[in-house]
């Protein structure tokens, strides 16, 4: 100095002016008026994909159905998040992916090609008979070692062995099954056996564990308020709810059309202080816990958090340079709240780490 | 905001429990037919199966994500 690899962080900044929304105070002409102070979007407020606070649902019971996770240990309120291992895969490396349970419990399903796709003789190779007569045809067997098809063809490579061959038999490797060490476990290491078992489960399906359901438009109060009404239709022979069915439980309204009414397009609560954040301290490899100080950080209701101007920063052109110039200046934006994940996202900063060149 | 369906040729919709080279209708084009048009016959063209990744030999279909339309909700 180049190149990568990881983790954490920042994502305009300072002044003035005009605004908007809440909250507190002050005024008065008492109106949701007017001044003053304080506060006022994000790492993702996004997708709405998991998982919980929470509220109701005639408590949530049973059976079948369905749906979800999936190597092992651990962390959380909890999870399909994290963390730390473990088997596989990629890189020289630091590091990075990983839907990773069962295919020796059963069915299915492997298109064309190809004889054959779980079942094997198409050409080859052999050996033995019979005809021909010096190499051929046909008949009978044996052969999965070569050929060719295929993603895939009943362990792979060498050597021995054989008529030809063939785990037949050896050594190595892959895989399986015991048995011993070794780890909480996945798994790992070493012996021994018979030889050998296609793939596919994000195809049904087995196993093992988890799931009751709606969602703040929930709901709750004010209030005549899901209102009162007219048609038509089901209903105590069971409407409706209980996510599909059945069983059980409560037990009277529901389904649809229509033309209306209402106080601002009805108000308020729910509404934001919490599984909260951050320093030090202790356990722990880590996620993450405990104990303690400190810190308070939006709450709108058709929807507030802008908008103008000056300077500076970054980007980028001219210029050896000084200086100049002109555009740009990311994704994006709260809506009851957390804790994950995903996906977007100019620039740029800080650290550990690897490789490769150079000097010393 | 919540909860849900869908995205295949200009339109409308088949196929979707994987198989070679995704099909219909109506519309386009171009012959035939008529003096001409319209109808009718025939031939043909027109697709990233919405985008990306992944499972599998093999995806329109299986799963994951993105982005798009539509619908419902006191």
């Nucleotide at each position: 100095u180049g190149a990568g690899u990881a983790a954490a962080c920042c994502g305009g900044g300072c002044a003035g002016u005009c605004g908007c929304g809440a909250a507190g105070g002050c005024a008065c002409a008492g109106g949701c008026u007017g001044c003053c102070u304080u506060c006022g979007a994000g790492g993702a407020a996004a997708g709405u994909c998991c998982g919980a606070g929470c509220u109701c649902c005639g408590c949530a019971g049973g059976g079948c159905a369905g749906g979800g996770u999936g190597c092992u240990g651990g962390g959380u309120a909890a999870c399909g998040c994290c963390c730390a291992g473990u088997g596989g895969g990629g890189g020289c490396g630091a590091c990075c992916c990983u839907a990773a349970g069962g295919a020796a419990a059963g069915u299915g399903c492997c298109a064309c090609a190809g004889a054959a796709a779980u079942a094997a003789a198409c050409c080859g190779c052999c050996u033995c008979u019979u005809c021909a007569c010096c190499u051929g045809a046909a008949g009978a067997g044996g052969u999965a070692a070569g050929g060719g098809u295929g993603c895939a063809a009943c362990g792979g490579u060498g050597c021995g062995g054989u008529a030809a061959g063939a785990g037949c038999g050896c050594a190595c490797c892959a895989g399986c099954g015991g048995c011993c060490g070794g780890g909480c476990a996945a798994c790992c290491g070493g012996c021994c056996g018979g030889c050998u078992a296609g793939g596919u489960a994000a195809a049904c399906c087995c196993c093992a564990c988890c799931c009751g359901g709606a969602g703040c438009a929930a709901g709750a109060c004010u209030g005549a308020a899901u209102a009162g009404g007219a048609g038509g239709g089901a209903g105590a022979u069971g409407a409706a709810g209980u996510u599909g069915c059945c069983c059980g439980c409560u037990g009277a309204u529901c389904c649809u059309u229509c033309g209306g009414g209402u106080a601002u397009g009805a108000g308020u609560c729910g509404c934001u202080g919490g599984a909260g954040g951050u320093g030090c301290c202790a356990g722990g490899c880590a996620a993450c816990u405990g104990g303690u100080g400190c810190c308070c950080u939006a709450g709108a209701u058709a929807g507030a958090u802008g908008a103008c101007u000056g300077c500076c920063g970054u980007u980028c052109c001219c210029u050896u340079a000084c200086g100049g110039g002109a555009a740009a200046u990311a994704c994006a934006g709260a809506a009851c709240u957390c804790g994950g994940c995903u996906u977007a996202c100019a620039g740029g900063u800080u650290u550990g780490c690897u490789c490769a060149u150079g000097u010393a | 905001g919540c909860u849900c369906a869908c995205g295949u040729a200009g339109c409308u919709c088949a196929g979707g429990a994987g198989g070679u080279u995704a099909g219909a209708g109506c519309g386009u084009a171009u012959c035939c037919u008529u003096g001409g048009u319209a109808a009718g016959g025939a031939u043909a063209a027109g697709g990233u199966c919405a985008c990306c990744g992944g499972u599998u030999c093999g995806a329109a279909u299986c799963c994951g994500g993105u982005c798009g339309u539509g619908a419902g909700c006191u």
Two RNAs folded together computationally: RNase P RNA and transfer RNA, 434 nucleotides in total.
Rfam match: Bacterial RNase P class A. Its family is annotated with tRNA processing, ribonuclease P activity and dimeric ribonuclease P complex in the Gene Ontology.